[in-house]
RNA sequence: CGGGCGACACCGCCGAGUCGUCGUACGACGAGCCGGGGACCCAUGUCCCUCGGGGUGAAUCCGUGGUCCGCCACGGUAGGGCGCUCUUCCCGCCCGAACCCGUCAGCUAACCCGGUAGGCGGUACCGGAAGAAGGG
Numbered sequence: 001c002g003g004g005c006g007a008c009a010c011c012g013c014c015g016a017g018u019c020g021u022c023g024u025a026c027g028a029c030g031a032g033c034c035g036g037g038g039a040c041c042c043a044u045g046u047c048c049c050u051c052g053g054g055g056u057g058a059a060u061c062c063g064u065g066g067u068c069c070g071c072c073a074c075g076g077u078a079g080g081g082c083g084c085u086c087u088u089c090c091c092g093c094c095c096g097a098a099c100c101c102g103u104c105a106g107c108u109a110a111c112c113c114g115g116u117a118g119g120c121g122g123u124a125c126c127g128g129a130a131g132a133a134g135g136g
Base pairs, nucleotide, nucleotide: 010122011121012120013119014118018031019030020029021028022027032116033115034114035113036112037111042106052104053101054100055099056098061076062075063074064073065072066071079095080094081093082092083091085132086131087130088129089128090127
């Protein structure tokens, strides 16, 4: 001098996953946010079959190849995120998973039930433009 790892603080990111009170101290109760079930009307033709069907989520679908036929690899893609107030445009960088219910659920007022995790980045030459808001 460069790189890597760890702790604390601060500032941020994905996500509903934040805050408050009490307490025998990480559990209870709330607020906020999120999700599911659930009428008339509307929608769905009916029955059988199992080859079902459904939910959270941006995370679907297509092509090629492989396969132990479960799936895997590559390339793309519907869709989604970030670039430190917001909107739009440009540019750049990424994701495009995973899990759950268990033969059952369209929408759905009243009503009922549940979740409030987890995972990351940064110490800077913090991408550019127009407009708005806000602050001084």
The RNA shown here (c-di-AMP riboswitch aptamer (ydaO/yuaA leader)) has 136 nucleotides and comes from Actinocatenispora rupis. It was read from a public genome assembly, where an Rfam model found it. Rfam family: c-di-AMP riboswitch aptamer (ydaO/yuaA leader). Rfam 15.1 lists 7,607 matches to the family in 2,262 species. The literature on the family includes a 2004 paper in Proc Natl Acad Sci U S A by Barrick et al., "New RNA motifs suggest an expanded scope for riboswitches in bacterial genetic control". The organism belongs to Actinocatenispora, within Bacteria. The coordinates come from a structure-prediction model, not an experiment, and the mean pLDDT is 81.